[in-house]
This is a predicted structure of a 103-nucleotide RNA (SAM riboswitch aptamer (S box leader)) from a soil metagenome.
RNA sequence: CAUCGAGAGGGGCAGAGGGAACCGGCCCGACGAAGCCCCGGCAACCUGCCACGCUGACGACGGCAAGGUGCCAAACCCGGCCGGGCUACGGCCCGGAAGGAUG
Numbered sequence: 001c002a003u004c005g006a007g008a009g010g011g012g013c014a015g016a017g018g019g020a021a022c023c024g025g026c027c028c029g030a031c032g033a034a035g036c037c038c039c040g041g042c043a044a045c046c047u048g049c050c051a052c053g054c055u056g057a058c059g060a061c062g063g064c065a066a067g068g069u070g071c072c073a074a075a076c077c078c079g080g081c082c083g084g085g086c087u088a089c090g091g092c093c094c095g096g097a098a099g100g101a102u103g
Base pairs, nucleotide, nucleotide: 001103002102003101004100009039010038011037012036013035017028018027019026022080023079024078025077040072041071042070045068046067047065048064049063050062052059053058076099081096082095083094084093085092086091
């Protein structure tokens, strides 16, 4: 700096936790959590190729591939802070920030 309401799971080992941290919710989990391994898959950030432009280096957009990452419950599971709108005063909705994840 970009993206984060899309997408994609089986097996083995293991044995009680997990959804980043704190708080509040809500979920997942002995019909087997975390973690590790194998296989499979998703996506297309990087990468390669094509097309196009260019004298060239190179390159926005587009297409194809899938080598390097990443990912494969739920929106980053939701909220917490700020602003706006509505309100039956319980809250609800919209936008943003902060934090985080990936590249």
The coordinates come from a structure-prediction model, not an experiment, and the mean pLDDT is 86.